[in-house]
RNA sequence: GGCGCGUUGGUCCAUCUGGUUAAGACGCCACCCUCUCAAGGUGGAGACAACGGGUUCGAGCCCCGUACGCGCUACCA
Repeated sequence: GGCGCGUUGGUCCAUCUGGUUAAGACGCCACCCUCUCAAGGUGGAGACAACGGGUUCGAGCCCCGUACGCGCUACCA
């Protein structure tokens, strides 16, 4: 340099063929329980999806570019 894959709340991870208020777990907050803590129970806040553009009535999802990460591979000496 080339090719492939990935990037979604603080962390991990769903979203099957484009149409959901973007689901869940851990963590966080409140309450319940308990002599206290932990554990457990209930509820709540928290992401509009790496960045830019395109296609489409409609994009987290499809396409292109850029950035970053991972893997494979080539070249030079």
Molecule: transfer RNA
Organism: uncultured Elusimicrobia bacterium